[in-house]
Predicted 3D model of a 75-nucleotide RNA (c-di-GMP-I riboswitch aptamer) from a soil metagenome. The RNAcentral record of the sequence draws on MGnify.
RNA sequence: GCAAAGCCGUCGAAAGACGGUGACGCAGAGCUACGGGACUACCGCGACCGAAUCGCCAUGUCCGCCGAGCCGCCA
Repeated sequence: GCAAAGCCGUCGAAAGACGGUGACGCAGAGCUACGGGACUACCGCGACCGAAUCGCCAUGUCCGCCGAGCCGCCA
C1' cells in the first nucleotide's frame, strides 16, 4: 500500500461486480481472460402433448486458482 469472509445498499437471470463497513490474508492481492482451470445458464437447443421440471450450451463471470505477457514499488 491492497483488503478475504460476513453484514448493508445498488446493478445483474445467475455467477458476480461496484460503494460502505470489516481484516482473512498479500511484498506485485497492479494490469491483460492469452493457455489451462473453476463458477453461472437469461437467451437458445433437447426431453415432455403442454406446463412445471430436468439436461446441454459461454457469448457471461473469476487475475485473491495455476501459468504466460506487460508495466512497476520499498528495503